Bacterial RNase P class A from a soil metagenome, 335 nucleotides, folded computationally. Its mean pLDDT, the model's own confidence on a scale to 100, is 78. It matches the Rfam family "Bacterial RNase P class A". From the family's description: Ribonuclease P (RNase P) is a ubiquitous endoribonuclease, found in archaea, bacteria and eukarya as well as chloroplasts and mitochondria. The model forms 94% of the base pairs in the Rfam consensus.
RNA sequence: AGCUCGUUGGACGGCCGCGGUCGCGAGACCGAGGAAAGUCCGGACUCCACAGGGCAAGGUGCUGGGUAACACCCAGGCGGGGUGACCCGACGGAAAGUGCAACAGAGAGCAGACCGCCGAUGGCCUCAGGGCACAGGCAAGGGUGAAACGGUGAGGUAAGAGCUCACCAGCGCCACGGGCGACCGUGACGGCUCGGCAAACCCCACCCGGAGCAAGGCCAAGCAGGGACGACGACGGCCCGUCGAUCGAGUCCCGGGUAGGCCGCAGGAGCGUAUCGGUGACGGUGCGCCCAGAUGGAUGGUCGUCCUCGACAGAAUCCGGCUUACAGACGAACU
Numbered sequence: 001a002g003c004u005c006g007u008u009g010g011a012c013g014g015c016c017g018c019g020g021u022c023g024c025g026a027g028a029c030c031g032a033g034g035a036a037a038g039u040c041c042g043g044a045c046u047c048c049a050c051a052g053g054g055c056a057a058g059g060u061g062c063u064g065g066g067u068a069a070c071a072c073c074c075a076g077g078c079g080g081g082g083u084g085a086c087c088c089g090a091c092g093g094a095a096a097g098u099g100c101a102a103c104a105g106a107g108a109g110c111a112g113a114c115c116g117c118c119g120a121u122g123g124c125c126u127c128a129g130g131g132c133a134c135a136g137g138c139a140a141g142g143g144u145g146a147a148a149c150g151g152u153g154a155g156g157u158a159a160g161a162g163c164u165c166a167c168c169a170g171c172g173c174c175a176c177g178g179g180c181g182a183c184c185g186u187g188a189c190g191g192c193u194c195g196g197c198a199a200a201c202c203c204c205a206c207c208c209g210g211a212g213c214a215a216g217g218c219c220a221a222g223c224a225g226g227g228a229c230g231a232c233g234a235c236g237g238c239c240c241g242u243c244g245a246u247c248g249a250g251u252c253c254c255g256g257g258u259a260g261g262c263c264g265c266a267g268g269a270g271c272g273u274a275u276c277g278g279u280g281a282c283g284g285u286g287c288g289c290c291c292a293g294a295u296g297g298a299u300g301g302u303c304g305u306c307c308u309c310g311a312c313a314g315a316a317u318c319c320g321g322c323u324u325a326c327a328g329a330c331g332a333a334c335u
Stems, first nucleotide, its partner, number of pairs: 001335002004332005010306007018031005033312001037323002040321005045212004052240004058207004062076005077091001078089004092203002097201002099197002114142002116138003121135002123132003150168006169193001171190002174187005216263004225254005232244004270289008307310001
């Protein structure tokens, strides 16, 4: 100088307030965050439905593991970047099929000849040496592009070309070895060999009922009914199927009443610590702790002392993640 993790996010005290719990009372105790945020994933919980089946839609996508679950985490493989510590990757299938590729360029999906090279062979001319570049051959070199049908060298040829050969690269296939596996290593063979895009349709494998705490339940208070339509409704995409209705469900309109309280709702996939297992994520066990709970919605003010003078920001059903914001300080490993 860098890189990756982890911790912290002014400290202490007095006084006065605010919300909650306990207490007859005096009073005691507790009172925002690492992101409480975005509401992007995954769950718990609640209600609807539980008679299922199929289709569609959606999601995920290397391997193995962790977890309640995940698009998260850990370990590993492969690819890419970096001198390196390390970082990034929707990373299944392109010989199932359909499709796409702007601009440039001659040619862009079995393609192509603009410049160029040759013109052996055939043609024309000839002073018989050759010339012309007409038929035609070629794709080495130039040029365009993100991408032009392997690379280097030698042989070969009129010029050339995997046309042939050697080595290298790649693809396919086989064998052996290692690994749970993704995959890796070695060897042989083949044709000398064109790829890209699936966060395009699609195919394959796996997952998936819907709505959400204004869910939902209970108590109290209060009121007045009237009219129209009326056969379908539930299994919240569709179909089959099942069940319940037509003995009046349900929808709409007018009118009337209420604007309260309690639960859900804070003991939980909880936190700390020790130890054991595991490379790790994490799991087991012991001990200790209780850590906001409002609903016109609390967490503030002031004084004193000190320092490095303090960022981003504030709960609203609750957890696990991801992402985003963040002054400064500290610790550890590594380059």